[in-house]
Molecule: c-di-GMP-I riboswitch aptamer
RNA sequence: UGUCGAUAAAGGCAAACCUGGAGUGAUCCAGGGACGCAAAACUAUAGGGUCCUAGGGAAUAGGAUAGCCAGCUGCCGAG
Repeated sequence: UGUCGAUAAAGGCAAACCUGGAGUGAUCCAGGGACGCAAAACUAUAGGGUCCUAGGGAAUAGGAUAGCCAGCUGCCGAG
């Protein structure tokens, strides 16, 4: 230094599910809870995907998802 990632150390996040709340919905917030995660930090627009709503459908518009890909920054360091 990195298209690397230990049966390492320190610290971190938190799926399903449950309870309460918000929303037509996707989904989100708080608490509990851990399936997992080296970016499961951040970014929803500049990009693709998926999903929701409106629309007969398509176009289109609005929205959700970063734990789908992506972009960007970054902790530790055995081999």